[in-house]
A computed fold for a 355-nucleotide RNA from a Methylococcaceae bacterium, annotated as Bacterial RNase P class A.
The prediction has a mean pLDDT of 75.
It was read from a public genome assembly, where an Rfam model found it.
Its Rfam family is "Bacterial RNase P class A". From the family's description: Ribonuclease P (RNase P) is a ubiquitous endoribonuclease, found in archaea, bacteria and eukarya as well as chloroplasts and mitochondria. Rfam classes the family as a ribozyme.
Order: sequence, then C1' cells, then structure tokens
RNA sequence: AAAGUCGGCUGGGCAGUCGCUGUUUUAUCGCAAGAUAAGAUGGAGGAAAGUCCGGGCUCCACUGGGCAGGGUGCCAGGUAACGCCUGGGAGGCGCGAGCCUACGGAAAGUGCCACAGAAAAGAUACCGCCCUCGCGCUUUGUGCGAGAGGGUAAGGGUGAAAAGGUGCGGUAAGAGCGCACCGCGCAACUGGUAACAGGGGCGGCACGGUAAACCCCACCCGGAGCAAGAUCAAAUAGAGGAACAGACGCGUGGCCCGCGCGGUUCCUGGGUAGAUUGCUUGAGCGUUAAGGUGACUUAACGCCUAGAUGAAUGACUGUUCUCGACAGAACCCGGCUUAUAGGCCGACUUUUUCU
Repeated sequence: AAAGUCGGCUGGGCAGUCGCUGUUUUAUCGCAAGAUAAGAUGGAGGAAAGUCCGGGCUCCACUGGGCAGGGUGCCAGGUAACGCCUGGGAGGCGCGAGCCUACGGAAAGUGCCACAGAAAAGAUACCGCCCUCGCGCUUUGUGCGAGAGGGUAAGGGUGAAAAGGUGCGGUAAGAGCGCACCGCGCAACUGGUAACAGGGGCGGCACGGUAAACCCCACCCGGAGCAAGAUCAAAUAGAGGAACAGACGCGUGGCCCGCGCGGUUCCUGGGUAGAUUGCUUGAGCGUUAAGGUGACUUAACGCCUAGAUGAAUGACUGUUCUCGACAGAACCCGGCUUAUAGGCCGACUUUUUCU
C1' cells in the first nucleotide's frame, strides 16, 4: 500500500423569530377548583420499529400431585429471567485473522426411504468372475459358441444412500477368510468441574438413513394484560335506614284495634358519564476502585435525563460543512431480529513493495 476479519463510537453544527407540550415562579381574575399573561427550565432513538422471547407491575385463579398441551435441548458459568450473553468442547468452512451449527436418543417401539435398481434392511444376484458337467463346431490350442448345476460379492451398472475403507497375504475365483493401518464397538485408566480428549488393551465388525416423522428422555411453563388495575363521583335501576304525615286506598275471610304495602324529604350505599391516578427514581446512568479469562458482580462518590390522552418535539430565516440514511415515545425494563446515507477510532490477518 492493497485485500480482508472483529469490536466500539457518531447519526449535521451554530444563531434568531414564531408556535406546541411537561414542570416551576410571579402577577391578575376567582369563595374555591382553576383560568389567563409574563419569565425560567425540560422535551424521541440506535433502532423509539417488528411485538418474536424473558421479567417487573396489576387483576383473576390456586392444598398437593398427575394427565393433556406448549417450549427448550453439547458442557460450565452469568443474570430478576430468557429461546439472551460469556467461556469451553465437537463438527463444518476459510491460507489466515475469524465465521457458522435445532449439537440429546435410531441396540424402546412404530412409520417412511419416490424414481432407478438384482436388492432400500436380519437382503439379494442383472452384467461379470470362477469351478464342474453334457452338447455342437474345430485350424486339435490353455480354442470358439450355446446350455445346465454350483461358488462369489472383488469389478461393472442403479441410486441421495448398497451391509466398513486402503494395502498385503490367501483362493478355483473371491470374501475380515487372515494380518497391518484407519474407522467402529466394549470396559477400565490418565487429564479435565463437565462436555470431551489421549494413549494402550480387548472384539473381526454386531441390524444403513430419517426424530424441523410419530415417539422416548431430561428440564421449564397457571390465565389475562396499563383499554391491567385503583380513587373520586352528576345520573339511572334496584336496596337499606331515619324523619314527616298520620288524611286516604289496598291486604289481613265480615267489623274494630293493630300490623304490612303504597306517599314526601333526607342520609347511606351503588356506580354510568366525566375527572384523577397508575406515569416514570429505575434489576437507572456516569466516574473511580476491587474481584473475574469473560459475560458480569461488589463498593464509594456524583447525576436526574419526555410523560402526552385527539395525543407535544414543528415551521421559517440566516450562516456553515463532507449537504444529512433508516425512521418517531404511549406502563416500564433485559434481549433478539429487521432497516440504516455518510463519517471516525481501535485490535488483528494475508499478500506485495521499500528501508
């Protein structure tokens, strides 16, 4: 210098004018609630998004256990928790820095494996190879042709996949038939918390693939969501109580007393409209120190950083630059995923050149 890998930061700046919105001060009006005006001050993001996971919070349900259903799935750790993160293992990709992985179980059972192919799973023989036996031809050769019986799984062919691979020996030809190495399986040993790794031993090898097929195993999971929920409270229905009236009507088998119902007013209670709250001080942020490989944790000090409810954060002007992407809160956090113009920084890798 070129090409790359990983991680982090930023996401136009400044000034002025006019608005919107939260808080607060003062003034005026008002009994008060509050209204208006002026001033001060705060006012979107790295993803506020998708709403895909996990939690807080709220209400409902709940003795305990099980079934069903759903989720997760190598090991260890972090965390409030997670399907997230960190570290490690195994497999795959890359020369490398690094990147990717639904990565438990197929000897519990069931199912499936199209087409092709002899055969798709306790197997089989299409071509071929070899042996034996007749037959025909014959140039009589260790020949050619056609057939029957048997052996074989080396070679060919089919397929995504064919019953361990390579080599040597062996054989009529072959074959784990025997041996060596590799692979596989078994039980122990060593290292490691573990996943796992290692070398040696034993076993000729023991029935392929598929679990993002059913299923089995281990662990986890109650439901609904801020339009949750709570408070105040006009009105309406029905309810309870008190006072007044005691005049009248109805019921109590006909009459009287008494009792009950019906009246008016007030109170309680109820909870609709409406209002308030939930609402932003929080598993918060920053700096320093300590522990840890790291995710992260602990301590001290400091900071307060939108809170609307028809729902604010905008418009215009000037100036400047590299001329500005994706996009906008609605209960709150931790993640993941997706979108994103341009710019900056750090660590590392490979190649080339120069000193």